[in-house]
RNA sequence: UCAUGGCUCAGGAUGAACGCUAGCUACAGGCUUAACACAUGCAAGUCGAGGGGUAGCAGGAUCUAGCAAUAGAUUGCUGACGACCGGCGCACGGGUGAGUAACACGUAUCCAACCUUCCGUUUACUCGGGGAUAGCCUUUCGAAAGAAAGAUUAAUACCCGAUAGUAUGUUUUUCCCGCAUGGGAGAACCAUUAAAGUUUUUCGGUAAUCGAUGGGGAUGCGUUCCAUUAGGCAGUUGGUGAGGUAACGGCUCACCAAACCUUCGAUGGAUAGGGGUUCUGAGAGGAAGGUCCCCCACAUUGGAACUGAGACACGGUCCAAACUCCUACGGGAGGCAGCAGUGAGGAAUAUUGGUCAAUGGACGAGAGUCUGAACCAGCCAAGUAGCGUGAAGGAUGACUGCCCUAUGGGUUGUAAACUUCUUUUAUAUGGGAAUAAAGGAGCCUACGUGUAGGUUUUUGUAUGUACCAUACGAAUAAGGAUCGGCUAACUCCGUGCCAGCAGCCGCGGUAAUACGGAGGAUCCAAGCGUUAUCCGGAUUUAUUGGGUUUAAAGGGAGCGUAGGUGGAGGCUUAAGUCAGUUGUGAAAGUUUGCGGCUCAACCGUAAAAUUGCAGUUGAUACUGGGUUUCUUGAGUACAGUAGAGGUGGGCGGGAAUUCGUGGUGUAGCGGUGAAAUGCUUAGAUAUCACGAAGAACUCCAAUUGCGAAGGCAGCUCACUAGACUGGCACUGACACUGAUGCUCGAAAGUGUGGGUAUCAAACAGGAUUAGAUACCCUGGUAGUCCACACAGUAAACGAUGAAUACUCGCUGUUUGCGAUAUACAGUAAGCGGGCCAAGCGAAAGCAUUAAGUAUUCCACCUGGGGAGUACGCCGGCAACGGUGAAACUCAAAGGAAUUGACGGGGGCCCGCACAAGCGGAGGAACAUGUGGUUUAAUUCGAUGAUACGCGAGGAACCUUACCCGGGCUUAAAUUGCACUGGACGAUCUUGGAAACAGGAUUUUCUUCGGACCAGUGUGAAGGUGCUGCAUGGUUGUCGUCAGCUCGUGCCGUGAGGUGUCGGCUUAAGUGCCAUAACGAGCGCAACCCUUAUCUUUAGUUACUAACAGGUUAUGCUGAGGACUCUAAAGAGACUGCCGUCGUAAGAUGUGAGGAAGGUGGGGAUGACGUCAAAUCAGCACGGCCCUUACGUCCGGGGCUACACACGUGUUACAAUGGCAUAUACAAAGAGAAGCGACCUCGCGAGAGCAAGCGGACCUCAUAAAGUAUGUCGUAGUCCGGAUUGGAGUCUGCAACUCGACUCCAUGAAGUCGGAAUCGCUAGUAAUCGUAGAUCAGAAUGCUACGGUGAAUACGUUCCCGGGCCUUGUACACACCGCCCGUCACACCAUGGGAGUGGGUUGCAAAAGAAGUAGGUAGCUUAACCUUCGGGAGGGCGCUUACCACUUUGUGAUUCAUGACUGGGGUGAAGUCGUAACAAGGUAACCGUAAAU
Repeated sequence: UCAUGGCUCAGGAUGAACGCUAGCUACAGGCUUAACACAUGCAAGUCGAGGGGUAGCAGGAUCUAGCAAUAGAUUGCUGACGACCGGCGCACGGGUGAGUAACACGUAUCCAACCUUCCGUUUACUCGGGGAUAGCCUUUCGAAAGAAAGAUUAAUACCCGAUAGUAUGUUUUUCCCGCAUGGGAGAACCAUUAAAGUUUUUCGGUAAUCGAUGGGGAUGCGUUCCAUUAGGCAGUUGGUGAGGUAACGGCUCACCAAACCUUCGAUGGAUAGGGGUUCUGAGAGGAAGGUCCCCCACAUUGGAACUGAGACACGGUCCAAACUCCUACGGGAGGCAGCAGUGAGGAAUAUUGGUCAAUGGACGAGAGUCUGAACCAGCCAAGUAGCGUGAAGGAUGACUGCCCUAUGGGUUGUAAACUUCUUUUAUAUGGGAAUAAAGGAGCCUACGUGUAGGUUUUUGUAUGUACCAUACGAAUAAGGAUCGGCUAACUCCGUGCCAGCAGCCGCGGUAAUACGGAGGAUCCAAGCGUUAUCCGGAUUUAUUGGGUUUAAAGGGAGCGUAGGUGGAGGCUUAAGUCAGUUGUGAAAGUUUGCGGCUCAACCGUAAAAUUGCAGUUGAUACUGGGUUUCUUGAGUACAGUAGAGGUGGGCGGGAAUUCGUGGUGUAGCGGUGAAAUGCUUAGAUAUCACGAAGAACUCCAAUUGCGAAGGCAGCUCACUAGACUGGCACUGACACUGAUGCUCGAAAGUGUGGGUAUCAAACAGGAUUAGAUACCCUGGUAGUCCACACAGUAAACGAUGAAUACUCGCUGUUUGCGAUAUACAGUAAGCGGGCCAAGCGAAAGCAUUAAGUAUUCCACCUGGGGAGUACGCCGGCAACGGUGAAACUCAAAGGAAUUGACGGGGGCCCGCACAAGCGGAGGAACAUGUGGUUUAAUUCGAUGAUACGCGAGGAACCUUACCCGGGCUUAAAUUGCACUGGACGAUCUUGGAAACAGGAUUUUCUUCGGACCAGUGUGAAGGUGCUGCAUGGUUGUCGUCAGCUCGUGCCGUGAGGUGUCGGCUUAAGUGCCAUAACGAGCGCAACCCUUAUCUUUAGUUACUAACAGGUUAUGCUGAGGACUCUAAAGAGACUGCCGUCGUAAGAUGUGAGGAAGGUGGGGAUGACGUCAAAUCAGCACGGCCCUUACGUCCGGGGCUACACACGUGUUACAAUGGCAUAUACAAAGAGAAGCGACCUCGCGAGAGCAAGCGGACCUCAUAAAGUAUGUCGUAGUCCGGAUUGGAGUCUGCAACUCGACUCCAUGAAGUCGGAAUCGCUAGUAAUCGUAGAUCAGAAUGCUACGGUGAAUACGUUCCCGGGCCUUGUACACACCGCCCGUCACACCAUGGGAGUGGGUUGCAAAAGAAGUAGGUAGCUUAACCUUCGGGAGGGCGCUUACCACUUUGUGAUUCAUGACUGGGGUGAAGUCGUAACAAGGUAACCGUAAAU
C1' cells in the first nucleotide's frame, strides 16, 4: 500500500429517564419495576303496569288541645317506597398479562356431530284446580356476624290435571340425494311434554318453524432457542360395548389387540400471551407487540361445583392455604390486575375532580333510575404540529467595555443609538356560538290505531369556552450543545502525564485550536444535550447477496445407507408451474384523491393496497408420477499391456556392522574446534582366516512407476486387487454425491509372547560455559524387528473435497500401436512434469492435473486472546481421542506485496582497511587538557568514532562569567521629554583596602536662541540567569563517499517500479554497449588559486653577461634589459600520435615526442540527507524568570588545589651519538606605544647610547641538521636533564599564592617500554631548524616556511569503514530492534472442592376438606297416587370412587455459597535466563514419548 477482518461514528425511532433552560395554542399520551400490600369513597342495578304490604318522606282526611298560628294522635286514602317474595340483568362494559410453545393465536375449510336469553318472521294456544313460603307479628340464642322456633299470608314463585303439533321417541313403510360414516322428504300406529297474569290498550306467557346474533367442536398450514435434551409413552395407540355430554371423541369405564410418536427433531429444559399492526430498511429482512381494535387467559394462592340461555363466575357460593382486621376468646370479616387515592419497589409515570348534556349499556309500558363505560376538566415540554419573542432603513463601519494584535489595527457589528412601521401573543374591556340531528310535556292534523306530520314549551357538564371587536404600547417572552480528525465551527490566558477530557483514534510531561476559563464562531431552537434500547450503515450469517492454496475455513482416506441431484425418444396424468375467475383477507392503520377544524398536526369520506389462503375453469414447454422404447453414461464377458499395488511362504542371495575363536603384530587406539571420559602390555587399534547373529537391501534409480489415502524397493513362488488398450458381443440409466454408519489409517505409544546386530529417548560419565538438567564426545536401557490385539493422531500438505462437461499453444517424459530389425519420423491413450495465452486472483500466483467457464452433492468458516481449555456425554487397559462452551479481556490479530534498515546470508568493488614497510604512543620525567577528589570558590561549556595542547590564537590585576567582603539602585554605558543649576575637569588634602564619601583652591564658549555638563522626575535599562528538545546563523561526522532526485512516457488496483538495472570500463551514476524508456537537475569532472616549463611585456629598492670607472673587499658606480628574479598576459597535456587487445568506452607499452603523461603535485570547493549531534557563553532571537538584585562598581582570593585514572605532547634513555672548535647553504614572514643595527659594558639573561626603516632598500637575523678536526668508549656515563639551593635579568601599578629567562651548584627517573594500539605510499614518512598570530610579560601548543631525505605494497583470505546487486525478516524509535516462559507482587472473572442452603420436578406411597356421582339397611318428608296401612319421589346422615392442601421415602435438574486448590487474564520502569524472528548463532515447525 492493497486486500481480509473486527471495533467505532454520522441517520431514524421511543409509554422513556437525567442535566441546563422555558412564552402560548391544538391534538394525542402518561407504573415498562412488586400478578407487592391496601385506609377511604364510588364502579350494577332496575321493575309498584307481578305480589303481600307501609319502616321513613310528602300530601289529603278525621280526632284532640287551642281564639288563632300551631302542636299532638289516628288513618295506606294518595304521591311514592326502605326491607321482603318474584322477574330480568349481574357471563356485558372496565382491568391485567401471571400462566400458556398450545388448535392458544392467525388464516383457510368443515360440523351429514351441536347449543343459543333477549330480537325479527310465521303458526297455534293461553282451560281447570291445588299446597306452601318470605315478609309482618310473637318468642329464644349470640359481643357481633347472624341463627333458630311458632303462628299467619300473596303472586307473572311452586305443583297436579286437561288439550296439542311441522316438537321428542320406538316400530313399519315409500321416494330422493350425498366424499365416507350417512342425510332429506312423505305416510301410519303408539307413547311423552305447555301456559300467568296485569291493565284497558297493549305489554306479556306457552308450544313450534325459519332467521339473526352469540357461542361450542374438528382439521390443513404458519408461529422462539437449546442435541453439552435421543429416545419417549400404559388410557399410552386402536377396536368392541356401555356410560356421559348441547355435541364428536379414551372424554370415562370393562374387555381385547400391542400398538403409537420420533433426526422432516419426539421427550425434556429455557423463554414468551397471540394477531391487526409499530419502528427501521432501496427491498428482502431485522427488532418490537405500550396507546387503539380482535382473540385468549387470569381475578390473593389452590380445588370444587351450584344457579342459569350462557360461568365453573373480578365487585356470587363452598372448602383448603397464606396474609390483614374485629372480638366479650366462644367466634367472625376481607380480597382495587374497576376509577381516584395510599404505602412499598424504582431512574421513572398524573386528580381521593365534574356530568349523565351527548354516545352506549341494564331494567322499566313510560316518565325515569343506575352507569369512575363514556364525555369533559386538572397535572406533566413526556411526544407531534403550529405561532411568537418584532419589521424596514441605518457606517464615522461611532464611543466605551470584553477579546486579539505585527500597536497600524482587527473583532463584537447593521449589532446599537437614531428614523419610520406593525400589534400575532400577553394584559384590560365588551359581545358571544355550534355541539339538540334528537328526546320529554301540552295541543292539533292525517290515516293503515300506532305511526307520521305540524305547533307551543322544555333539556348544555364542558362554558361566558371557542370566536369576534376595541384599547394599550416594542411594549410581556431565548436558551442548550459543540468548535483535534471523523464533523459545520479558532484564538488568548491558566495548568504542566497534575487537574482533567474521551463515541473511536487519542489529548495533557512549560508555547495544549483536544483539560479549565474567556472572546469569537458553528448547529439546533422552546427546546438543547446525555444515557438506555431497536433497526440502519453491516454484502459483518450473504434467498436477493459472502467465502474456504497462503487471510478464519476441505473431513486423513475410502466404501456405502437415508437424502439431494440425474442421459435420449414417444404416450399419458396434471402434483409442482402458468393464466382467468369466485370467495375471503374485520375496522382502525399505510398510500393516493377530495373535504373539515384560520394553517398544520389531527379528523371525515372515497379509492388503492393488504404481495396470503381456499374453491373453480383452463394451458402443458419445463420438473414430478405412470408406462413403453433406445444406447452415448455406467457395468459385464473376451483378447492383450505395464507396474517398488497387497497378503503369505522360501532363499547356502552378496556387501556392511557387531560379536566369538585362532594367526600375524606392537604401543597406542579412539574422539574433537581443542580435549577428556572410554578401550589397550591380561596384547587393543590394524591385518588375515573361519564361524555366529540380527537388521536393512548398494549399483540399476529417474522431474520414473503403482496404490483411495497412509504408503510400497534384494531374488523367487503361490494367492489376489486395481488401472489401461483393442474389437464392439451382452445388460439397458443399473448413475453422481453422500449426513448417521462401517473399514483402512505414518511415526511415537500400550498389552502378551518372541527377538535384539545396528542405532538410540531416559540415564551415566567427559567436555563447553557465568551457569549448561543442551548443542559436541564416550557409553547405554526401553524402543527400533516379528506375531496377535489395541490406539486413531501428524505441517495425515498439492496447506487446493468428489464427479461431469467445455475452453489457445509449445515442450520433455511413461506405456502402447502399425511398418521390417535398429534408428528417425508418425500416431493414440492414460498417468505423471515444465513454460505460457485468454480468464481468474488482494497479490504471490493458477492456467486442459485450474485457483478459468458451468452444474450436482457433501464438509467447514464468521475479530484476536481465554481455548481446542472447562463442564457434561461417548470411546480407550492407559496415555489420551472425539464432541466442545462461557465469564473476562484487547482494538486489533492475521495475509500478500513495497521501500528501507539489519543479518554471527551470498556475490562484486573501493579505502594506509588489512598485508609489506618506516617511525611512534602505551613504561620514565616534565608540559598541557580531562575525569575524580578537595574547596568559600576551584565559573561555564565540549563526553564513542565526531570530547580530552577542544571554545582559549596566550587566567599574576584586568580578562572573570566563580567565592568572601565593602559600596550603588534610572543604575557602569546610550537616549527622548520636563524642571533646576553652572559647570565638566584639574590640583591639593582627610578617612578608607579600593570603590567611594568629605573639604579647599582654580576654571568655559555664545549669533544670547542655546551648545556642553551635572542633579531630580519620567519613559526606555541591565542579566555569561533557564530552555541548542522553541529557533536563526555557524560547525563537526558519515565523506571528496558517488551518490540523491525530477519532468514526460511506460508497467503495477496501489504503495511503488522503470530511468538509476545488465555487460565492459572508470578515481567517479566516468563513459560505452545493451535497453520502455527519453531527457534533465543537484553532486563527479572542469572553470579558480598555487607549484613545475617556455614565450612576450615591464625593469626598482631586485639582477649583472658584455663595455667602462673604482675599492683591501662588495652591482660600489656609469650603464644594460641578456640571465636570475619580480608580476601581468599568454602558450603548453588532449590518450593528440604509434604498436597490441577491445564492438566501443577504454586498457596497456619502464613506446616516441615533451619541462610535465594519462584527474602532473597541492589547495579552495562538501549533493539529498543522518546523528532532536555541538553552540542561548561569540552574535542574533521566541518564551519563561530576577529588578535595593540572578543588575552594577571595587579590594582580595579562585580558575594554577592533588592519594589517583586517562588523552595529547616535549625531552630522553645515547656512539647514525654527546661535547668543543672551525665553516657552508634557505624559504616564508613581522616591524612605529614597533623592529632596533653599529659601538661600549656584563660570563650571561641583558643594560646604556643610538644610525636606519611604515620596508624586494633598514631591522628582527647567527638558519640548524650538514661538513672538517679533536675528544669521550658502553658507563646511569662528558648520556639524560627533572628536582632543589643560591645569585640575578626583563616585563609590568604589582611576579607571595602564580611569569619567562640567565649564571653557579645539585644531578632524580630513565638502559627502548605488557596486553592492546596510532600515523604514513614521495619531495611523502622520518629528521633539522626558521617565522608569525595572540601578546606588557608569559609555548613543549597552534599556524606557516624551507633544509636533508627513505623503505615497502605479493595481493584482497581475514579485521574495520563504505558503495552496488541479490536473499531472509515476526525489525520501521529500524538489531542499542523485536520478543518468550517460570518466579515475586496487586487486582479480576472462572474450573475443581469435604460439603452447606434454596428453587423446580420425576417415581413410590400416605392423606383425604368442600363438591359431584354411585350405593344405602339409619332418620325424615306439603302438593301426586292410595284399599289411608302405605307407596312413588325428595332431603339429611352414613358409605364408595375421584380429588386440592398437606406428609414420607428416593432420584433428577438448576441456582447460590464453601476451607483449600488449578490454570487464565490484566497491571511505566521487579528477578532469572535468551526459546523465536537473519543460517537468530544447534534451520524452524507438526504428531508422539520421556525428563526437568
Molecule: small-subunit ribosomal RNA
Organism: uncultured bacterium